[in-house]
Order: sequence, then C1' cells, then structure tokens
RNA sequence: AGGAAAAUAGUUCAGUUGGUAGAACGUUAGUUUCCAAAACUAAAGGUCGGGGGUUCAAUUCCCUCUUUUCCUG
Repeated sequence: AGGAAAAUAGUUCAGUUGGUAGAACGUUAGUUUCCAAAACUAAAGGUCGGGGGUUCAAUUCCCUCUUUUCCUG
C1' cells in the first nucleotide's frame, strides 16, 4: 500500500431474509445454613462504536469516520 473480518449488559457472545434486544458467567437481594459455600428464586444493568442516508419503522440495508484483528506484499 491492497484485501477481509469484527465493534450489542461488568465479561464472553447470540440475535436470518427490517417489526417490543436476549443467554451464560458475574453483581445485588431473598430462601436455606450455627456461619459460609453450594443450590433455588427474584432484581438491577444496553442511546446495539460515532455521524449521516433509505424506510411508517434500522442492531439488521447504504455511505462515511474511529478502534481492533487477520491475510498479501
């Protein structure tokens, strides 16, 4: 320099042909226990990387920027 991929909860990641954003782990509270751990129940936590466009409606489609990873030289 050229090409490709990724960015979603505190962490690891789903989310299919555009229509209410989810799981596991973690955190907090409760039950249980002499106290813990484990188990069970519940809750909190997201402007879906930034900006713009299309659409009645965008995590999803299009453009652009940023960051990270990989490939070629």
Transfer RNA from Guinardia striata, 73 nucleotides, folded computationally. The sequence is in RNAcentral, with records from ENA. NCBI's taxonomy places the organism under Eukaryota, Sar, Stramenopiles, Bacillariophyta, Guinardia. The prediction has a mean pLDDT of 81. Rfam family: tRNA. It is annotated as a transfer RNA.